Source information:
Small-subunit ribosomal RNA from an uncultured bacterium, 1492 nucleotides, folded computationally.
RNA sequence: AGAGUUUGAUCCUGGCUCAGAACGAACGCUGGCGGCGUGCUUAACACAUGCAAGUCGAACGCGAAAGGGACUUCGGUCCCGAGUAGAGUGGCGCACGGGUGAGUAGCGCGUAAGUAAAUCUACCCCCUGUAUUCGGAUACCCCACCGAAAGGUGAGCUAAUACCGGAUACGUUUAUCUUGAUGCGAAUGAUGAUAAAGAAAGGUGGCCUCUUCUUGAAAGCUACUGUACAGGGACGAGCUUGCGUACCAUUAGCUAGUUGGUAGGGUAACGGCCUACCAAGGCUACGAUGUCUAGGGGUUCUGAGAGGAUGAUCCCCCACACUGGUACUGAGACACGGACCAGACUCCUACGGGAGGCAGCAGUGAGGAAUAUUGCGCAAUGGGGGAAACCCUGACGCAGCAACGCCGCGUGAAGGAUGAAGGUUUUCGGAUUGUAAACUUCUUUGAUCAGGGAAUAAGCUUGACGGUACCCCAAAAACAAGCCACGGCUAACUACGUGCCAGCAGCCGCGGUAAUACGUAGGUGGCGAGCGUUGUCCGGAAUUACUGGGUGUAAAGGGCGUGUAGGCGGGAAUGCAAGUCAGAUGUGAAAUGCCGAGGCUUAACCUCGGAGCUGCAUCUGAAACUGUGUUUCUUGAGUGUCGGAGAGGAAAGUGGAAUUCCCAGUGUAGCGGUGAAAUGCGUAGAUAUUGGGAGGAACACCGGUGGCGAAGGCGGCUAUCUGGACCGAUACUGACGCUGAGACGCGAAAGCGUGGGGAGCAAACAGGAUUAGAUACCCUGGUAGUCCACGCCGUAAACGAUGGGUACUAGGUGUAGGGGGUAUCGACCCCUUCUGUGCCGCAGUUAACGCAAUAAGCACUCCGCCUGGGGAGUACGGCCGCAAGGGUGAAACUCAAAGGAAUUGACGGGGGCCCGCACAAGCAGCGGAGCAUGUGGUUUAAUUCGAAGCAACGCGAAGAACCUUACCAAGACUUGACAUCCCUCUGACCCAUUCUUAAUCGAAUGCUCUCUUCGGAGCAGAGGUGACAGGUGGUGCAUGGUUGUCGUCAGCUCGUGUCGUGAGAUGUUGGGUUAAGUCCCGCAACGAGCGCAACCCUUGUCAUUAGUUGCCAGCAGUUCGGCUGGGCACUCUAGUGAGACUGCCGGGGAUAACUCGGAGGAAGGUGGGGAUGACGUCAAAUCAUCAUGCCCCUUAUGUUUUGGGCUACACACGUGCUACAAUGGCAUAUACAAAGAGCAGCGACAUCGCGAGGUGAAGCGAAUCCUCAAAAAUAGUCCCAGUUCAGAUUGUGGGCUGCAACCCGCCCACAUGAAGUCGGAAUUGCUAGUAAUGGCAGGUCAGCAUACUGCCGUGAAUACGUUCCCGGGCCUUGUACACACCGCCCGUCACACCAUGAGAGUUGGUAACACCCGAAGUCAGUAGUCUAACCGCAAGGAGGGCGCUGCCGAAGGUGGGGCCGAUGAUUGGGGUGAAGUCGUAACAAGGUAACC
Repeated sequence: AGAGUUUGAUCCUGGCUCAGAACGAACGCUGGCGGCGUGCUUAACACAUGCAAGUCGAACGCGAAAGGGACUUCGGUCCCGAGUAGAGUGGCGCACGGGUGAGUAGCGCGUAAGUAAAUCUACCCCCUGUAUUCGGAUACCCCACCGAAAGGUGAGCUAAUACCGGAUACGUUUAUCUUGAUGCGAAUGAUGAUAAAGAAAGGUGGCCUCUUCUUGAAAGCUACUGUACAGGGACGAGCUUGCGUACCAUUAGCUAGUUGGUAGGGUAACGGCCUACCAAGGCUACGAUGUCUAGGGGUUCUGAGAGGAUGAUCCCCCACACUGGUACUGAGACACGGACCAGACUCCUACGGGAGGCAGCAGUGAGGAAUAUUGCGCAAUGGGGGAAACCCUGACGCAGCAACGCCGCGUGAAGGAUGAAGGUUUUCGGAUUGUAAACUUCUUUGAUCAGGGAAUAAGCUUGACGGUACCCCAAAAACAAGCCACGGCUAACUACGUGCCAGCAGCCGCGGUAAUACGUAGGUGGCGAGCGUUGUCCGGAAUUACUGGGUGUAAAGGGCGUGUAGGCGGGAAUGCAAGUCAGAUGUGAAAUGCCGAGGCUUAACCUCGGAGCUGCAUCUGAAACUGUGUUUCUUGAGUGUCGGAGAGGAAAGUGGAAUUCCCAGUGUAGCGGUGAAAUGCGUAGAUAUUGGGAGGAACACCGGUGGCGAAGGCGGCUAUCUGGACCGAUACUGACGCUGAGACGCGAAAGCGUGGGGAGCAAACAGGAUUAGAUACCCUGGUAGUCCACGCCGUAAACGAUGGGUACUAGGUGUAGGGGGUAUCGACCCCUUCUGUGCCGCAGUUAACGCAAUAAGCACUCCGCCUGGGGAGUACGGCCGCAAGGGUGAAACUCAAAGGAAUUGACGGGGGCCCGCACAAGCAGCGGAGCAUGUGGUUUAAUUCGAAGCAACGCGAAGAACCUUACCAAGACUUGACAUCCCUCUGACCCAUUCUUAAUCGAAUGCUCUCUUCGGAGCAGAGGUGACAGGUGGUGCAUGGUUGUCGUCAGCUCGUGUCGUGAGAUGUUGGGUUAAGUCCCGCAACGAGCGCAACCCUUGUCAUUAGUUGCCAGCAGUUCGGCUGGGCACUCUAGUGAGACUGCCGGGGAUAACUCGGAGGAAGGUGGGGAUGACGUCAAAUCAUCAUGCCCCUUAUGUUUUGGGCUACACACGUGCUACAAUGGCAUAUACAAAGAGCAGCGACAUCGCGAGGUGAAGCGAAUCCUCAAAAAUAGUCCCAGUUCAGAUUGUGGGCUGCAACCCGCCCACAUGAAGUCGGAAUUGCUAGUAAUGGCAGGUCAGCAUACUGCCGUGAAUACGUUCCCGGGCCUUGUACACACCGCCCGUCACACCAUGAGAGUUGGUAACACCCGAAGUCAGUAGUCUAACCGCAAGGAGGGCGCUGCCGAAGGUGGGGCCGAUGAUUGGGGUGAAGUCGUAACAAGGUAACC
């Protein structure tokens, strides 16, 4: 510090996710030791048991017992125990310490001040003096009684530092008077005087100097200590104030003791703290009130910081103590281990009544994912009491449990290659585990055993921890390693299993038979006594942006204005000092954190020192800037004045054209409407046309990216009223300005209300069409509405998708309004300036597109708004509205994207250009018939398999009777029909014969090896064993190879350069041209490659070479046959060459490329044909040509035999053949090819047969021999018929091949003589030696050709042209497509699940309110009753207690509302789901442009 994820790819926006650190944690697996820490986060749930607050005899009066001793009359007494234990009175403490975080949004906490003009403070310290006198009770105890108990009542006795009265009073308090610092001023205040009120307690030790009694003591003296009244300090506490301290505005108004005053009460103290009276205030948008949440801080975690989150342990503060209320005592409490009352709960009970409060330490139950011992000790530190010893102390010090955290240590170290064994893997060679182990040498930290043995315990004593730490001896490598991960992010890979199953997953995503992603194993990586997972918080996230974001199109500018609060604001001078800056002072507790030292062996941990704690307060100073006061200025702003421009607004009047309607005339059969029609109108006279009239609405031309207005918006003309802007010149005011939350106003269309109006248009509606349907688009009608007046509504893609203001920053060119200058007779023209409105464009900016003085540039200022998509602008709530609805505006849940701009493709019922037998123009067909053949389907035991739009279907198959053959039935074999290796035996194998069988198989007989160094070897057969063979079994979606197709279409790319952030672009586009990305020109491109073309073959012309098997012009012979001699001239053959290149001429073109025409030429513009197929597309075809991975079968899915099947047949389709006839059929005689094939062959010729063919047989391994045409042409016949057409089908008889023609071959002869008379919709081929037509040959092959591949003969028609159909190429455009239109995608319905709204209601909680009841208790009153201290001779009084009454008052009750949950028949929409249903709305002009 970043990374993954939207796309085919890119840039951006934007969310989601990950890597880091942390934890009072929990869970899973694992677990050696030690140190230091930490340990109920949940039920402030309930608690058994023990302990956690007592102490003082030096305040006081009482006062045992056990036991021991002595005596005894044996009943007991006395002494010690002992003034002990013990309780009681009294004092101090119990308000500390310890726990918890329920409540609390508060002066609760933090910080800084105040309370010195509103306070208190026990114990402690300092100072000052004083301390006198009297009195009456009472607990304990004893006696009696009540009660189960807890406890209580009565009588009697007694003491005090317990209680009470009087005296005294430096201070103190109260009252009155006096005085009036400080302060702007007043008053509680202060000074002084007078009067009144108010204290006490002793104890212990020592001593006899004084006094008193006199052994010695005391009331004496002395020491210590305590007490009382005052003053001061310290400590602690109370109260007040400034500032800071959570969320929600879908909480906007709250408040009656409320705010203030006066008087009184109350308190330690101010105060509505309380009461009475008076006034009507107080708080709030700078967020009151209300709901909800929460103890606050020091800190802790994270972060670069700013921040964000947090509030365990430790420290400070607060609050609470079963729940609620109350006071008492006290220095202090409204009191955790005190009291009273009420409530809930638990326990005891004799049923009458009582007892209790672990949020102290342990511990129990419950809850929960989860959190420890009913331990030791007061030795240390600290606390309470005491004079002290001492006692108490679950505070505390320690130990125990827990890897809960941090830190440290160990599980060995060095050497050790045959790279052992084993494991894993393998291409079988090896690789890896791996110096790892074994083995050798060495060491002993921890654990174990044995010995010694502490303290930071101080000034003496005292050790729970603890026989612990530590030191030392011994033995043995001995007792001590796991967890997670290994597709990318992210370090680390293989094998097997599984087969969209099981499963994984933080995100992207893996898994459908070769999974580095699941499970296991080996290996590897990471960390290590731990490792992973889960949860939470911060970070990354600049993803709430103060530091540090945005708002044209990604989310986001309010529809527009006026203006309140607020924010911001021009020049000069001067004062102040709030902000600001500087210095100083105080504070910011300690701990923590940081830096530097030190102590535990180190570290964690602990100790010390330092800086810091960014803050707050006070004092002093500075005066630039902001602020503020005063004075002033004119440039911002405004006012007056002159002038012109304008669909600016309001309301009134008025005009012509057009539509419609009415009346009348002319006139006749249609009009109207559409893609085509129909509905509709019209013979009752329409449409058309002429004249007259009515009525409403809108204003052609001018008219213009012209004008005006804030926006919405505004358009005939005229006058009236009225707003704003602009230009010029000056005069005046003197910052009066900008923006603007709320607020107020305006605000298209549609809609609503009331009343008018209504020509045209036109939702709804009706009809006609279209359509599968058509509740649409089209047509004919047509009502609201559109118009006017008044009133609502308040929204729009209200858009420049761009808030307002100010200043600055190159230019160019239009246009509207005004001014100035120059020039002119004048109008133009030209120059310049202000205001508006457009276009282009630099810098700059932007993700890009683009913007660019009218900014989206550079700055300042104010306002609105945004923070992933969906849910949703929805629900609920409140507000507005007559309604429709508007405005404000969530959540649950769900997804990993949604989106912007640009790029390359693909596509379009987008556009442009161009090509092609693509259409058109023609010729011949197919589709109808019969047959052949292939396919589908059906059938079958099997009808083997594959091929499937073009690009499957006379295709694989260049030829299924057996074989082929893969299929079926039956039979047979199992190392096999075939290959290699091993062992044994034999000498064969082959062939022939016989038997058997359906056949194979099997059996028998005969015949029968080679070499040799004689060991054997080779070869062959038989038998055996196992490795293996074998598979036309599966997967063409695991593959190679081959092939088809787009397409012989003209395209497809690269290097360098340039442009772009980038994907990419450029080149390859453009202007021409071509069959062509062919060529030329231009150009930020310049070149190159694969394609095109050419080179190759063939054909067309010529030359040359060579003439046998070919040829014969001339010569000779001839049996007349190139037959022979002879010759290669010609034909021909097959080698080598020539030839054609737009080379020449003319026109066009850009002086180009090229094109048109011509000449010459056998051939003319690639001459014709072929071979040749770029990058790629279709998961195209083929595992059955072959090869091959993986899977499967192995007495069978292998091999083999016979027979059958592939040849079936209601049917459908493709491709062909033959025809339907006269351009023909039949018959007669007679011509002309090319290219091929041939020895298991072609076979002349002769002969036989009607013929297929048979027999004999020459020649030929072929330019030699053989096979060789038909149509045509010729002369006849048929005469338009189902025929002398056509030949299917069938019968009979033959021929050939072959083991074998039944299923199932071909041919011949005779006989038979079907459909068919030119073919519906639709559809195919072909542009010249082509179509059409005629035959011939070949391959396959024993035989079988209408198929296929070739060959030659005869030999046409037509092409105006590119509008349309199909396919293709280039450019451009749109796109929501990229699996690329066979794309994408919307909504209803049906089904399942999920969350949520409404809902008659039901139910729970909560805070208040009103009323009732009214405990304890304070306060007040008091007539009843009781009464020791004081007064009084007494009676009695004062004072007090109890009782009673009153106010207040918790819980409780009743009531109606508020708020928050839960639940509810039913219901609404939403989301998500596998491949459901119906349509086709959107994306292309999406087929009616889309959208608001």
The coordinates come from a structure-prediction model, not an experiment, and the mean pLDDT is 83. The sequence is in RNAcentral, with records from ENA.